[in-house]
Context: one part of a larger RNA
RNA sequence: CUGGGCGUAAAGAGUUGCGUAGGCGGCUUAUUAAGCGAGUAGUGAAAUCUGGUGGCUCAACCAUCAACCCAUUGCUCGAACUGAUAGGCUUGAGAAUGGUAGAGGUAGUUGGAAUUUCUUGUGUAGGAGUGAAAUCCGUAGAUAUAAGAAGGAACACCAAUGGCGUAGGCAGACUACUGGACCAUUUCUGACGCUGAGGCACGAAAGCGUGGGGAGCGAACCGGAUUAGAUACCCGGGUAGUCCACGCCGUAAACGAUGGAUGCUAGCUGUGGGGGGUAUCGACCCCCUCCGUAGCGAAGCUAACGCGUUAAGCAUCCCGCCUGUGGAGUACGGCCGCAAGGCUAAAACAU
Repeated sequence: CUGGGCGUAAAGAGUUGCGUAGGCGGCUUAUUAAGCGAGUAGUGAAAUCUGGUGGCUCAACCAUCAACCCAUUGCUCGAACUGAUAGGCUUGAGAAUGGUAGAGGUAGUUGGAAUUUCUUGUGUAGGAGUGAAAUCCGUAGAUAUAAGAAGGAACACCAAUGGCGUAGGCAGACUACUGGACCAUUUCUGACGCUGAGGCACGAAAGCGUGGGGAGCGAACCGGAUUAGAUACCCGGGUAGUCCACGCCGUAAACGAUGGAUGCUAGCUGUGGGGGGUAUCGACCCCCUCCGUAGCGAAGCUAACGCGUUAAGCAUCCCGCCUGUGGAGUACGGCCGCAAGGCUAAAACAU
C1' cells in the first nucleotide's frame, strides 16, 4: 500500500460559517502530448531459485546451458479518456427584479396575571405540612379578606405531529437596526463549483473572575420525620447559584446516537410557506407544481430491529473516525485555562 466497517454491536469531530493547503469537478471546439497505450533500444551483477545435461559409485554437493527479474530511461508512433493552453455554451453556482412567511439575531420601550415582602383596614384562633406527624408561623393578632406600595423573575390562553435558525438554541406586546430562507420571472455573469488536514469564529447547563441584583426556586448547610442506620427519598428553613453587564471556561444522551455535496430509484395520507390553473361576482372547493415538516409503505437494503425520494436503497467525490475487553479517555510529555479542568494520548499487566 491493500481489506472490512461507523442508526442500536468499536466507530460521524457539538456546529456550521469563513475557508488555507490538498483531493475531486458540467457541456463543447481546436491544439499539445505530461499522464495513458503500442513498438523498439539500453540497463535490470554474480550466486541462489526453476528446467535440461554432465561430474563425484548415489545423494547432498559441484559444473554447464537455458529460462527467470516487467522496473526504469531514451527514441518513434497513437490521440479515446485525464491533464495543460486558447476559445465558446448554460443546465451547476452566483447576481438582478418582484413578492411571501417566520419564537432567526441585537438593542431599547412597555403590559397584565401570579408569588413574596411591607403599610393600613375588617376579623379571631388557628395556620402550614404529611402516609401519619413533627420541626415551623400565630393572641406582640397569624391564616383568611380588602385597599395601597415595593421589587425581582417568568410570560397562561393562542400552541400545533406548527414556525425560524448552521448547531447550541429561539415565545407577552411594540419600535429601531440586521442575517438567512422560499416562490415567481428567466434579465445578467459564464463553471466562478464540491469537500476541506491545520487555522479563525460560534457553542446548553454547570462552574470561574469583577461589579450589580436578589421575588420565587434552591446544591451546600441547619433542623423535623422515616429507618436497624438514613450523611437520602418526605417536611420546615436556607447560602452559593439561578437574573444583568463585561471577561473566561469549551464540555453534554451537544441525539436523527445517522458527516457534507450531487444525481438516480413506486406511491398514499396529513401539515407549514409560495406560485399557476379551474371554478366563482368573490372567497371556499378541486387539480398541478416548487420548498419544508411528519405518518405509512413498492423495490431495494439490514444480523435483526427497522430504514425506505428528508434512505440506513443505487452510485460518485471529499473529510473525520473504528480495529477484543479491562487497565483508560488514565499516566507521562506538550498546548490551552485564574482555577475547576479541557485537548492530544500510551504502556506494563490481567483476560

Predicted 3D model of a 351-nucleotide part of an RNA (small-subunit ribosomal RNA, central domain) from a metagenome. Rfam family: Bacterial small subunit ribosomal RNA. Gene Ontology terms of the family: ribosome and structural constituent of ribosome.